This record gives sequence, C1' cells and structure tokens, in this order.
RNA sequence: UGGCGUGUAGCUCAGAUGGCGAGAGCACCGGUCCGAUAAACCGGGGGUCGCAGGUUCGAGUCCUGCCAUGCCAA
Repeated sequence: UGGCGUGUAGCUCAGAUGGCGAGAGCACCGGUCCGAUAAACCGGGGGUCGCAGGUUCGAGUCCUGCCAUGCCAA
C1' cells in the first nucleotide's frame, strides 16, 4: 500500500430476501423462597446498532468515505 472479515446492552452473540414499536443468554437492580447464602421463580433498568454522509415513504440491513480490530498478500 492492496484485498477480505468483524464492529448491535457491561460481556458473548442473534437479527435470510430493507417494514410496524431493537432482541436472547449471562451479568446488574428489586422482590418471592431460605435461619442465612446459593439455586429456582417473578419483575425491572440499560442501546441514538463504530463515526459521518447518501439512497428510500421507511435503513441494524443497501451505497460512499473515514475510524478501530483480526487475517492474507506485497
């Protein structure tokens, strides 16, 4: 320098062909239970989907440019 992949909740990830209001598990908070903890069960908070533009009635999803990271080539 070029090519490919990844970037969504604190962590690990899901979100075929754009479509109603963004999810799961774990973690966290509250409650039930228990002598107390753990486990189990019930409930709850938390995201401007890496950043900035573009296309569209509508973008996590498509296009462009950057940024971060991994791999490959030189």

Source information
Transfer RNA from a Chloroflexota bacterium, 74 nucleotides, folded computationally. Its mean pLDDT, the model's own confidence on a scale to 100, is 81. The RNAcentral record of the sequence draws on ENA. It matches the Rfam family "tRNA". Rfam classes the family as a transfer RNA. Lineage of the source: Bacteria > Bacillati > Chloroflexota.